[in-house]
This is a predicted structure of an 81-nucleotide RNA (c-di-GMP-I-GGC riboswitch aptamer). Its Rfam family is "c-di-GMP-I-GGC riboswitch aptamer". Rfam links the family to the GO term cyclic-di-GMP binding. It was read from a public genome assembly, where an Rfam model found it.

RNA sequence: AACGAAAAAGGUAAACCUACCGAAAGGUGGGGGCGCAAAGCCACGGGUCCUGUGAAAAGCAGGAUAGCCGAGCUGCCGAAA
Repeated sequence: AACGAAAAAGGUAAACCUACCGAAAGGUGGGGGCGCAAAGCCACGGGUCCUGUGAAAAGCAGGAUAGCCGAGCUGCCGAAA
């Protein structure tokens, strides 16, 4: 570098419930634990979702999502091959 163990330590936390924030998508805290070896960071490209505009599922504008995929940046542990 690559790889990821019926390994150890540590981490994260889906659905759902709850309080608050937001017009919405959605977010934050608490409970919860389906999962995750980048499910750490980052909206740069694509996707999806919301809102406005629009005749429109086109286009344009704004927003959300990193637990949809890719690019970029960073990183714990160390069996086997």